[in-house]
Parts: sequence; C1' cells; structure tokens
RNA sequence: AUCUUAUCAAGAAAGGCAGAGGGAUUGGCCCUGUGAAGCCUUGGCAACCUCGCGAAAGCGGAAGGUGCCAAAUCCAACCGGAUACAUAUUCGGGUAGAUAAGUC
Repeated sequence: AUCUUAUCAAGAAAGGCAGAGGGAUUGGCCCUGUGAAGCCUUGGCAACCUCGCGAAAGCGGAAGGUGCCAAAUCCAACCGGAUACAUAUUCGGGUAGAUAAGUC
C1' cells in the first nucleotide's frame, strides 16, 4: 500500500520526561498550563488471531500476536423517509475512517 470479510451506543489510567497542541479530513462542538502531542514505566479493558473443551453450535481462559483505555467512529457531511412547520428533531441506507483476520 491493494482487495475481501467482520466489528465499531459496552469496557478500561496512574506515574515520569516533555512543554502547546489534540480529537483522521471539512464544518460544528469539545479536551487542554488543574499540562496537549510525543516518548518511557507500570496497570487495566476487550477477546480479532490465539489456547482448552466440544461433532457442531457454543462455553471457558488470557500465556503469546495485535488493538484500545474523554465524549457513539464526539456529532454531522451524500441519498432517501417520518414528524414538525421554517427551523429543528428523528429513522434507514451509503461514503469516509479505525481495528482485526486474510490477501496482493
């Protein structure tokens, strides 16, 4: 980096270094010197791969490979529906993104 499939309303933070940004993009709305990003240590969550049992469905575990630990993927974005009646609310689908497993 290509494509495929699955999932995305649950869950889980302390310390040290550092010193102004961060939440993918755009708009909104937030977080942040009561310390952002990043790095390190320790801890935790989850259960995709994985491990055990099983014919399977499934049940259980967490040693190992990833991932994750503000807010629904923070909300919306494109198309359509419903309510309401001029500005909102809400529902369905899609796009994009993230993660995993496989694949080029």